[in-house]
Context: one part of a larger RNA
C1' cells in the first nucleotide's frame, strides 16, 4: 500500500428465512466421463465444461479409419506449345479414375495474332480442420450492471506514500446534500436509445362496421362512410412538479391529490480500470515450428449413432384438482415462390388427391389447458407409456448398420422418490398450448408468442457472494 483473518463495526444481493415448484428414485431423450473399437475426429472440464461449439452425423457435412487413386495438384498467379469451348459413345471398375473412339469449327482481329475454355510440360509456387490460445490479433465468457476505477494542479511525508475518494446524512448508484487543505476533471452510475402502458394529431386499404340502402339459408357479402376498434409516423405525458409530516433552514424520507402511469412506471440494449498466462490457432486473421508422389487431394463404404457402468442437464408419468369419448369457446407472435396451399373426394390413420387463392393487414397456417354433459371408482388400474411383432405412409440416388410418422397387436418400469440439491418476488412461478431459425427429411433441444395465473418475505441471527471503513500479522 495490498492482500489475508473461523477479527470488529455498517449496507447490499431469492444469500438465507417465509412460501410455491422441481432435481436426486423410475422409464425414455440428449451431453459427458470411462470402457470397447480399424476409426468410436476436435475442442469445452469447479462456479464461469457436460440438449456446450452443433440454428439438424443416413451420402454430402467430415476434419476419423478401411480400401481404391491421383502428384503443379480440388483451388490462385505467372511460362511454353496443342486443342475453339461443348456434347457424345465404348471397355475395366465400387466410385474416383484409368484406357480409346466419334461429332463439333463459334467471337474480336491491324491477318502477326489476341480474348475466354479445355489439355499436356516443367518450374516458381499451391495446399495443410498439422503444433503452440503459454509467440499473437480478434472476438466472448467470469467477477458484476457490482460501484467503483483513477488524472491533473495544490498540500503533507526524507520516502514509498497520503489527501481529493475519509467524515455526518441519503440513495439502486463515488446518488445527492452538509462539513472539511483541498480544488477541479476524466472513465463508470443515471439520462439520451428500442419496447410496452395513456390521450392527441395525421393517414384509412388488404383493416373497421355507429348510422343509410342493398342483397342473403348465413357472414362486412356488396353500396355509401372513417365514428369506434386497428395499423404506424409525429407529438403530449412523469418532474419528487403540488400539498402536509419528518428531517439540519440541506440532500431526501413518510403519506396525500390529481392522473393511463408516481418516485429508477415494467422489460431490453448497454459491461469502468482490471482479474482468472480464463477460452478459442477448428469461424476468420496471424508470428515460428513441422509435412510437400504426403500430415496434401479425390472416391467407395465404415465411424462420429459402440455399451458392464459413473454424472450432468431435459420429456413423460406414478393419476380423480385425473383418465376417456360427445359436444361447444377464446390469442398472440411469426413465416410462405424450388413455397404456403383452402372447399371438396378418397383413406381408421399417417398420407394421398385436387388444384382455387396468395410474393400477402387482402390468400395459407391458425391452439390447448379451459366450459357443459357422459363414463371409469381407487387397482399397478379405462393409470402409465417403455419394449417388442406385424401392416403401412413420408423424404430422399439410396433410411441395413443409422430417419421420421401412422394402424392393430404388446404392454415393462413405476404408488411421490435417502444423503443431498436447483429455480423464483407478479402478469412473476407454476401450468396450457402456438410458431420460428436450421431443414429434402428428421425436435423432449434452443429463441420467441400468447392463454390460464398463485403463495409468501416476520426479519438480518446464520449459511454463500458482493461493497465501505477500521484493526491484527512482514505473507506480497
Nucleotide at each position: 500500500u495490498g492482500a489475508c483473518g473461523g477479527g470488529g463495526a455498517c449496507c447490499c444481493g431469492c444469500a438465507c428465512a417465509a412460501g410455491c415448484g422441481g432435481u436426486g428414485g423410475a422409464u425414455g431423450a440428449u451431453g459427458u466421463g470411462g470402457u470397447u473399437u480399424a476409426a468410436u475426429u476436435c475442442g469445452a472440464u469447479g462456479c464461469a465444461a457436460c440438449g456446450c461449439g452443433a440454428a439438424a452425423a443416413a451420402c454430402c457435412u467430415u476434419a476419423c479409419c478401411a480400401a481404391g487413386a491421383c502428384u503443379u495438384g480440388a483451388c490462385a498467379u505467372u511460362c511454353a506449345g496443342c486443342g475453339a469451348a461443348u456434347c457424345u459413345c465404348c471397355g475395366g471398375g465400387a466410385a474416383a479414375c484409368c484406357g480409346g473412339g466419334g461429332a463439333g469449327u463459334g467471337c474480336c482481329u491491324u491477318c502477326g495474332g489476341g480474348a475466354g475454355c479445355g489439355c499436356u510440360g516443367g518450374a516458381a509456387c499451391a495446399g495443410g480442420u498439422g503444433g503452440u490460445g503459454c509467440a499473437u490479433g480478434g472476438c466472448u465468457g467470469u467477477c458484476g450492471u457490482c460501484a467503483g476505477c483513477u488524472c491533473g494542479u495544490g498540500u503533507c511525508g526524507u520516502g514509498a506514500g497520503a489527501u481529493g475518494u475519509u467524515g455526518g446524512g441519503u440513495u439502486a448508484a463515488g446518488u445527492c446534500c452538509c462539513g472539511c487543505a483541498a480544488c477541479g476533471a476524466g472513465c463508470g452510475c443515471a439520462a439520451c436509445c428500442c419496447u410496452c402502458g395513456a390521450g392527441u394529431u395525421u393517414a384509412g386499404u388488404u383493416g373497421c362496421c355507429a348510422u343509410c340502402g342493398g342483397g342473403u339459408a348465413a357472414u362486412g357479402c356488396c353500396g355509401a362512410g372513417c365514428a369506434c376498434u386497428c395499423u404506424a409516423a409525429a407529438c403530449u405525458g412523469a418532474c419528487u412538479g403540488c400539498c402536509g409530516g419528518u428531517g439540519a433552514c440541506a440532500a431526501a424520507c413518510c403519506g396525500g391529490a390529481g392522473g393511463a402511469a408516481g418516485g429508477u412506471g415494467g422489460g431490453g440494449a448497454c459491461g469502468a480500470c482490471g482479474u482468472c498466462a480464463a477460452g478459442u490457432c477448428a469461424u476468420c486473421a496471424u508470428g515460428c515450428c513441422c509435412c510437400u508422389u504426403a500430415c496434401g487431394u479425390c472416391u467407395u463404404g465404415g465411424g462420429c449413432u459402440a455399451c458392464a457402468c459413473a454424472c450432468g442437464u431435459c420429456c413423460u408419468a406414478c393419476a380423480a384438482u385425473g383418465g376417456u369419448c360427445g359436444g361447444g369457446a377464446c390469442a398472440g407472435a411469426a413465416g410462405g415462390a424450388u413455397g404456403c396451399g383452402a372447399a371438396g373426394c378418397c383413406g381408421c390413420g399417417a398420407g394421398g388427391u385436387g388444384a382455387a387463392g396468395c410474393g400477402a393487414a387482402u390468400c395459407c397456417c391458425u391452439a390447448a389447458a379451459c366450459c357443459c354433459g357422459a363414463u371409469c371408482u381407487c387397482a399397478g388400474u379405462u393409470c402409465g407409456g417403455a419394449u417388442u411383432g406385424u401392416a403401412g405412409g413420408c423424404u430422399g440416388c439410396a433410411a441395413c448398420u443409422c430417419g421420421c410418422c401412422u394402424a392393430c397387436a404388446u404392454g415393462a418400469a413405476g404408488u411421490c422418490g435417502g444423503a443431498a440439491u436447483c429455480g423464483c418476488u407478479a402478469g412473476u412461478a407454476a401450468a396450457c398450448g402456438c410458431a420460428g431459425a436450421u431443414c429434402a427429411g428428421c425436435a423432449u433441444g434452443c429463441u420467441g408468442c400468447g392463454u390460464u395465473g398463485a403463495a409468501u418475505a416476520c426479519g438480518u441471527u446464520c449459511c454463500c457472494g458482493g461493497g465501505c471503513c477500521u484493526u491484527u500479522u512482514a505473507c506480497a